The part of an RNA shown here (small-subunit ribosomal RNA, 3' major domain) has 476 nucleotides and comes from Populus nigra.
Its Rfam family is "Bacterial small subunit ribosomal RNA".
The prediction has a mean pLDDT of 81.
Lineage of the source: Eukaryota > Streptophyta > Streptophytina > Malpighiales > Populus.
Context: one part of a larger RNA
RNA sequence: UCACGGGGGCCCGCACAAGCGGUGGAGCAUGUGGUUUAAUUCGAUGCAAAGCGAAGAACCUUACGAGGGCUUGACAUGCCGCGAAUCCUCUUAAAAGAGAGGGGUGCCUUCGGGAACGCGGACAUAGGUGGUGCAUGGCUGUCGUCAGCUCGCGCCGUAAGAUGUUGGGUUAAGUCCCGCAACGAGCGCAACCCUCGUGUUUAGUUGCCACAGUUGAGUUUGGAACCUUGAACAGACUGCUGGUGAUAAGCCGGAGGAAGGUGAGGAUGACGUUAAAUCAUCAUGCCCCUUAUGCCCUGGGCGACACACGUGCUACAAUGGCCAGGACAAAGGGUCGCGAUCCCUCGAGGGUGAGCUAACUCCAAAAACGCGUCCUCAGUUCGAAUUGCAGGCUGCAACUCGCCUGCAUGAAGCCAGAAUCGCUAGUAAUCGCUGGUUAGCCAUACGGUGGUGAAUUCAUUCUUGGGCCUUGUACA
Numbered sequence: 001u002c003a004c005g006g007g008g009g010c011c012c013g014c015a016c017a018a019g020c021g022g023u024g025g026a027g028c029a030u031g032u033g034g035u036u037u038a039a040u041u042c043g044a045u046g047c048a049a050a051g052c053g054a055a056g057a058a059c060c061u062u063a064c065g066a067g068g069g070c071u072u073g074a075c076a077u078g079c080c081g082c083g084a085a086u087c088c089u090c091u092u093a094a095a096a097g098a099g100a101g102g103g104g105u106g107c108c109u110u111c112g113g114g115a116a117c118g119c120g121g122a123c124a125u126a127g128g129u130g131g132u133g134c135a136u137g138g139c140u141g142u143c144g145u146c147a148g149c150u151c152g153c154g155c156c157g158u159a160a161g162a163u164g165u166u167g168g169g170u171u172a173a174g175u176c177c178c179g180c181a182a183c184g185a186g187c188g189c190a191a192c193c194c195u196c197g198u199g200u201u202u203a204g205u206u207g208c209c210a211c212a213g214u215u216g217a218g219u220u221u222g223g224a225a226c227c228u229u230g231a232a233c234a235g236a237c238u239g240c241u242g243g244u245g246a247u248a249a250g251c252c253g254g255a256g257g258a259a260g261g262u263g264a265g266g267a268u269g270a271c272g273u274u275a276a277a278u279c280a281u282c283a284u285g286c287c288c289c290u291u292a293u294g295c296c297c298u299g300g301g302c303g304a305c306a307c308a309c310g311u312g313c314u315a316c317a318a319u320g321g322c323c324a325g326g327a328c329a330a331a332g333g334g335u336c337g338c339g340a341u342c343c344c345u346c347g348a349g350g351g352u353g354a355g356c357u358a359a360c361u362c363c364a365a366a367a368a369c370g371c372g373u374c375c376u377c378a379g380u381u382c383g384a385a386u387u388g389c390a391g392g393c394u395g396c397a398a399c400u401c402g403c404c405u406g407c408a409u410g411a412a413g414c415c416a417g418a419a420u421c422g423c424u425a426g427u428a429a430u431c432g433c434u435g436g437u438u439a440g441c442c443a444u445a446c447g448g449u450g451g452u453g454a455a456u457u458c459a460u461u462c463u464u465g466g467g468c469c470u471u472g473u474a475c476a
Stems, first nucleotide, its partner, number of pairs: 001476001003473003007470007015460001019423005026314008034305002042053002064300001066298005077124002079121005087102006107114002127289002130287003136283002138278001140276001141274001143272001148187005154163001156161001167178003193266004198234007208223001212221001237260001240254005303442001320375002323372001326369001332363003337356002342351003382413001387408007429452007
């Protein structure tokens, strides 16, 4: 100097407390362990693995196992020979592959040939999701958006090092002020960036409608006020004011204001720690395979099931369930597409195909909610698992192993032990809508979006994590 302490002091954080809702019990979905298997491909393992890589495993994907095949190879460059390539038919086969037959030429040309493509041959080599993340680059998680981490010169010390960075205040902050053998500076903090909240100016189509007329309808004429959508500006800075403080930094209150002391949210992650993760995104050293650890194909597996764990969905009901009719969003996506209207079907869906390359048209019905009917506390008109039958859709193909519909069936479950998680405001809780991935979908996931909309915070004693100072001690 650093680390550690069931040492001390100061301080902070949904860390505790105060509250609200969960998990742990049930059924199912999904991931993991284990077991099983020919194979159940591989990786991730306290926090920081486990709805994670995977924004979507029927074939493909696919890396795994079985079987059938290929060996300059599915792919790249170079050499030689033949033939343009493409195409059609047949045999065998599960397909890949193997074999046979037919027809027949294009482009450039100095008529030698060449380009592109196919077949054959020899070799250099290809290929490897094979190993090592403890050989690496790159990228990432975590401590932690915590307030820290350092340097130059000077000064102190034999040196390691110290000082600065400590002290008194203050802050979300090594933020700022004062003091001081220090004086300055850098990476971080903050600000600069994006979104939301207010106003002004400008622009009015596909959006808007106060006024005038008009219509079934902002439909048409007119309009640029309002709404809204873009663009450019303004606005918030402790600027003003009272108190307090050391006459400071600041703190507490007030005015004005759409917004007040970081306005709210996002992006942004210092020096480092963890030989943390990743050789299976990619790149790459070394090692290994080369008629196989490479490549093609068929059908199988990744979907198994005594069990254990994680993350979720649905519930156990009356603040509810079923039915009927009524209302109010935002943000997205659409030509390989979204698909109105009308007809058929109980329905999934089918037929038809208007409009839309979208402020124009479509997905599109928002749902919780409000009004009314029934149910009256029951394993029920709660709950929906499971199973049977009948259908629909996508797709060469739904058996292993898809989604959806109708009828029937109607399991566990009556609020959950020890324990444990999230959240401080438009938050929690609750309610729908939407997107990417996709032919389809196992999405209850993930990313967004709006609707309704709480309770509580006495306080820092304790628990946990972190920062600064100090003290004791081990190692170097």